RNA sequence: GGGGUUUUAGCUCAGUUGGUAGAGCGCUGCGUUCGCAUCGCAGAGGUCAGGGGUUCGACUCCCCUAAGCUCCACCA
Numbered sequence: 001g002g003g004g005u006u007u008u009a010g011c012u013c014a015g016u017u018g019g020u021a022g023a024g025c026g027c028u029g030c031g032u033u034c035g036c037a038u039c040g041c042a043g044a045g046g047u048c049a050g051g052g053g054u055u056c057g058a059c060u061c062c063c064c065u066a067a068g069c070u071c072c073a074c075c076a
C1' cells in the first nucleotide's frame, strides 16, 4: 500500500429482504427476610463509531473517514 471482517446500553451480543431500538448480566428502587443471598415486580441507561448521500422513511442501501482483528504485497 491492497483485500476481508467487526464497531448497537457499563459488559457480552441479537436486530429476518428499509417502517416506533432489544435480550442476558450488571446498576437503582420496592416486595420477600431479623439481616444478607436467592427469587419476584418496576425503573434508569443508546446522537446504533463519525460525516455525507439515496429515500416519504436508514442500525439496515451507497460513498468517505477513524479504530480493532485478519490475510496478502513491498522495504529493510
Stems, first nucleotide, its partner, number of pairs: 001072007010025004019056001027043005049065005